[in-house]
RNA sequence: ACUUGCGGGAGAGGUCGGUGCAGGGCACCGGCGCCGAAGGAGCAACCGCCCCGGAAACUCUCAGGCAAAAGGACCGCCGGU
Numbered sequence: 001a002c003u004u005g006c007g008g009g010a011g012a013g014g015u016c017g018g019u020g021c022a023g024g025g026c027a028c029c030g031g032c033g034c035c036g037a038a039g040g041a042g043c044a045a046c047c048g049c050c051c052c053g054g055a056a057a058c059u060c061u062c063a064g065g066c067a068a069a070a071g072g073a074c075c076g077c078c079g080g081u
Base pairs, nucleotide, nucleotide: 001081002080003079005077006076007075008074013032015031016030017029018028019027020026021025033066034065035064039062040060041059042058046054047053048052
C1' cells in the first nucleotide's frame, strides 16, 4: 500500500403533481427546492527544473443522495498479501 471480518461514521424534502394497485403504503414518471463523504471533473498551496503532470475534507454537482433502513468518504482493531 491493497484486502477479509468487526466497530464508528455526516449533510440535505417524511416536498408538489400524475399514473398503477381497493386503501394504507409502495413503485414509476414529471416539477420545484436542497445536500456532498460512493464514483467523476476542476483547482489553490505544495511537489517534480519549465512546458506539463500529480494533487485537498476546497470548487462543480455529470452521477449519486435528501424519515428509518441501506449506502457511505474516512477512522480504529484483529488477521491476510
The RNA shown here (Glycine riboswitch aptamer) has 81 nucleotides and comes from Stappia stellulata. The RNAcentral record of the sequence draws on MGnify. Of the family's consensus pairs, 90% are formed in the model. Its Rfam family is "Glycine riboswitch aptamer". Rfam describes the family as follows. This family represents the bacterial glycine riboswitch. The coordinates come from a structure-prediction model, not an experiment, and the mean pLDDT is 76.